[in-house]
This is a predicted structure of a 113-nucleotide RNA (Glycine riboswitch aptamer) from a Bryobacterales bacterium. The sequence was found by an Rfam model in a public genome assembly. The coordinates come from a structure-prediction model, not an experiment, and the mean pLDDT is 78.
RNA sequence: GUUUCAGGUGCGAGGGAGAGACUACUCGCUGUUCGCGAUGGCACCGAAGGGGCAAACGGCGCUCACGAUUAUUCGCCGCGAAACUCUCAGGUAAAAGGACCCGCACCUGCAAU
Numbered sequence: 001g002u003u004u005c006a007g008g009u010g011c012g013a014g015g016g017a018g019a020g021a022c023u024a025c026u027c028g029c030u031g032u033u034c035g036c037g038a039u040g041g042c043a044c045c046g047a048a049g050g051g052g053c054a055a056a057c058g059g060c061g062c063u064c065a066c067g068a069u070u071a072u073u074c075g076c077c078g079c080g081a082a083a084c085u086c087u088c089a090g091g092u093a094a095a096a097g098g099a100c101c102c103g104c105a106c107c108u109g110c111a112a113u
Base pairs, nucleotide, nucleotide: 001113002112003111005109006108007107008106009105010104011103012102014101015100020042022041023040024039026038027037028036029035043092044091045090049088050086051085052084057078058077059076060075061074
């Protein structure tokens, strides 16, 4: 230098689900209707983000015989995953967003040469 693989970053008018186009003697856009946004109310969704946890692993402790060691069981603590779960946040027409997948570019690492 090159190649496979893994990880990371960026770009993509690439793909991408779910759930009320609900409602209010409220406010703003506007003088009115319609509409849009904010806020409140009730009902829902889970795939921005965030929280929770299993086994394993580590540590401490309890009981059993006069004592020691070890092991097992049990309890507590730590660590510990998700597309599971919670529904804080976010979302429930379109637009926007959207985990994840794909493509391209760049960076890093192991290995081979």
Source information
Rfam family: Glycine riboswitch aptamer. From the family's description: This family represents the bacterial glycine riboswitch.